[in-house]
Context: one part of a larger RNA
RNA sequence: ACCUGCGAGUUGCCGUUGCCGGCGAGGUUAAGGGCCUUUUGGUCUGUAUCCGAAGCGAGAGCGAGUCUUAAUAGGGCGUUUUAGUCCGUGGCGGCAGACGCGAAACCAAGUGAUCUACCCUUGGCCAGGCUGAGGACCGGGUAACACCGGUUGGAGGGCCGAACCAUUAAGCGUUGAAAAGCUUUUGGAUGAGUUGAGGGUAGGGGUGAAAGGCUAAUCAAACUUGGAGAUAGCUCGUACUCCCCGAAAUGCCUUUAGGGGCAGCCUUAGGAGUUUUAGCGGCAUGAGGUAGAGCGACCGAUAGGAUGCGAGGGCUUCGCCGCCUAUCAAGUCCUGACGAACUCCGAAUGCUUGCCGUUUUUAUCCUAGGAGUGAGGGCACGGGUGCUAAGGUCCGUGUCCGAGAGGAGAACAAUCCGGACCAUCGUCUAAGGUCCCCAAGCGUUGGCUAAGUUAUUUUAACGAUGUUGGAUUUCAUCGACAGCUAGGAUGUUGGCUUGGAAGCAGCCAUUCAUUUAAAGAGUGCGUAACAGCUCACUAGUCUAGAACUCCGGCGCGGAUAAUAAUCGGGUAUUAAGCCAUCCGCCGAAGACGUGGGAUUCUUUUUUUUUUAAGGAUCGGUAGGGGAGCAUUCCAUUUUCUUUGAAGGUUCGCUUUGAGGCGUUCUGGAGGUUAUGGAAAAGCAAAUGCAGGU
Numbered sequence: 001a002c003c004u005g006c007g008a009g010u011u012g013c014c015g016u017u018g019c020c021g022g023c024g025a026g027g028u029u030a031a032g033g034g035c036c037u038u039u040u041g042g043u044c045u046g047u048a049u050c051c052g053a054a055g056c057g058a059g060a061g062c063g064a065g066u067c068u069u070a071a072u073a074g075g076g077c078g079u080u081u082u083a084g085u086c087c088g089u090g091g092c093g094g095c096a097g098a099c100g101c102g103a104a105a106c107c108a109a110g111u112g113a114u115c116u117a118c119c120c121u122u123g124g125c126c127a128g129g130c131u132g133a134g135g136a137c138c139g140g141g142u143a144a145c146a147c148c149g150g151u152u153g154g155a156g157g158g159c160c161g162a163a164c165c166a167u168u169a170a171g172c173g174u175u176g177a178a179a180a181g182c183u184u185u186u187g188g189a190u191g192a193g194u195u196g197a198g199g200g201u202a203g204g205g206g207u208g209a210a211a212g213g214c215u216a217a218u219c220a221a222a223c224u225u226g227g228a229g230a231u232a233g234c235u236c237g238u239a240c241u242c243c244c245c246g247a248a249a250u251g252c253c254u255u256u257a258g259g260g261g262c263a264g265c266c267u268u269a270g271g272a273g274u275u276u277u278a279g280c281g282g283c284a285u286g287a288g289g290u291a292g293a294g295c296g297a298c299c300g301a302u303a304g305g306a307u308g309c310g311a312g313g314g315c316u317u318c319g320c321c322g323c324c325u326a327u328c329a330a331g332u333c334c335u336g337a338c339g340a341a342c343u344c345c346g347a348a349u350g351c352u353u354g355c356c357g358u359u360u361u362u363a364u365c366c367u368a369g370g371a372g373u374g375a376g377g378g379c380a381c382g383g384g385u386g387c388u389a390a391g392g393u394c395c396g397u398g399u400c401c402g403a404g405a406g407g408a409g410a411a412c413a414a415u416c417c418g419g420a421c422c423a424u425c426g427u428c429u430a431a432g433g434u435c436c437c438c439a440a441g442c443g444u445u446g447g448c449u450a451a452g453u454u455a456u457u458u459u460a461a462c463g464a465u466g467u468u469g470g471a472u473u474u475c476a477u478c479g480a481c482a483g484c485u486a487g488g489a490u491g492u493u494g495g496c497u498u499g500g501a502a503g504c505a506g507c508c509a510u511u512c513a514u515u516u517a518a519a520g521a522g523u524g525c526g527u528a529a530c531a532g533c534u535c536a537c538u539a540g541u542c543u544a545g546a547a548c549u550c551c552g553g554c555g556c557g558g559a560u561a562a563u564a565a566u567c568g569g570g571u572a573u574u575a576a577g578c579c580a581u582c583c584g585c586c587g588a589a590g591a592c593g594u595g596g597g598a599u600u601c602u603u604u605u606u607u608u609u610u611u612a613a614g615g616a617u618c619g620g621u622a623g624g625g626g627a628g629c630a631u632u633c634c635a636u637u638u639u640c641u642u643u644g645a646a647g648g649u650u651c652g653c654u655u656u657g658a659g660g661c662g663u664u665c666u667g668g669a670g671g672u673u674a675u676g677g678a679a680a681a682g683c684a685a686a687u688g689c690a691g692g693u
Base pairs, nucleotide, nucleotide: 001693002692003691004690005689006688011096012095013094014093015092016091017090018089019088021086022085023084026051027050032045033044034043035042036041055062056061065077066076067075068074099237100236102234106227107226108225109224110223111222117201118200119199120198121197122196123195124194125193126191128160129159130158131156135152136151137150138149139148140147164188165187166186169184170183171182172181203219205215206214207213240628241627242626243625244624245623250263251262252261253260254259264373265372266370267369268368269367270366271365272364278359279358280357281356282355283354284353286351292345293343294342299339300338303335304334305333306332307331310328311327312325313324314323315322376401377400378399379398380397381396382395383394384393385392406417407416408415421596422595423594424593426592427591428590432586433585434584435570436569437568441583443582445580446579447578448577454572455571462557463556466554467553468552469551470550471549473547474546475545483541484540485539486538487537489514490513491512494508495507496506520535524533525532597618598617599616600615601614602613603612629682631679632678633677634676635675636674639671640670647666648665651662652661653660654659
């Protein structure tokens, strides 16, 4: 891992509610007893009890009333509206382990010191080598000591190092040879040493040269059994089928926030109800302060200018006065503009109420039984918060996903289209597509783009004779624009400045005048300064359009990301790109056609079972309701079977489904129909349990 077997809403009592039944203003027995049966029932008694038929009051109590109260007042609860009760059975609740499995823990009584910690008693063990304390003796030495030398001696938590004990480091081992080892290395090795045997200390206790260490491979409280099926607002699992309906992720409260209570939303049954409900259209009705706008209408904020009360500063004979100002600034005037908590104003929608019409299987309301939900999420719009960040977060309105399959979007819960009862090798469409992959047009007409821009994601400021369309203006056959030829002068080197300044460093300005077809006291280059080149301007030549500006379309640059690129790919250039236009086609579980099924409503026929026709409906998680299949056993009943039961196995038929029926082989003795009843009553999951492979 697979297979087989086992494996989870049960049982008792109490309550509540629906249904079946008995009796009914009543209903009903319990224990016990009698009888009959037999192994636990049946029947008859038993009216104790309980519920109901009357309530009100704390109660005494009174009573269709009663309580409050001084009250014959008012008010509260009742009556006037009368159905209960007892078995059975389904749903649900309570008490019990209460659907199953699962703690970490707590408590009690015991068992453990053959491991290990410490202690007690009694024994054992420590090769060999080294060092050489005190003391003593001899000699020297001293007045005597002291002191010195030699010998002897054999001390030490002394030294080196086996056994022994330990385990420093590394390697190996790590489904090991081993649930702690092996190899090399290392520390101690006469000591606080090590070890044998016997004994002691016990669980909130022991022991501990202290690490929360050790206390039998178990220790921040051992192990065994019991309380015990502890508790688990938590996780996981919870078994056959079909049919109808179908949610929620919200509000308030919560030692509450991943749990609950009540309400909301779902379902089932009964009743009320016929326009009460909802949608749409029309008419009317009323409330409002949002969007916008405005602010010489308030509150607040506010840019520029004019004027300048007043203040500061400066001048001053500073005693007054006076004058001035790159300062501040009230008020007024002109221009401009802002506000969720500003408003002189003020919509559209939406909302309230009423009437009419229309659509819809009353969609509404009430009562009762049963729930689930109370983590929501994306998108669009209106906002708060945040950075007008987030697949962020918090509200509102809508929608979808959730609980929704199908088609489109390359792929992709919520984007677009569209809501799947079943069948169909029928038809038409939606979104989206129509060169090939790939169903259908290399469709029509007119433009644009040259960048592979683009064809499915995103790009700015800015820059540019890209190209195309449009608008205004100006010049132009009295010759424009561009090119070419020629001129472009004089006072004058204007004045000032300067070393120099002559059109061209800089400053100044009646930048003037003259000659002219025209020519600036000079547009740029250039020189130290001149010179030189050139422009404006003019003439000639040439010849027909030229120039600036502005507004559009499509393009260009700006344009940089990490393993190999790409529009989904191939590829595509008067497109298979972009903008418009027209006509086809394809395309879904949509719509329609045909056949079939189910639910429900209406009508008709109906005593009933029903029959027929018509309409509508039939996606679905949590969840509610309905109808069935299968298994085991029981009662009554039926029938099969050694001419072969059950079980196993092969093949076939059949039902909407759980399933059913027949048959081959095997097997070798029981099985079963119908109608009821009772359950140890259905497995894919629980890191399920046991066995097998």
Molecule: large-subunit ribosomal RNA, domain II
Organism: uncultured bacterium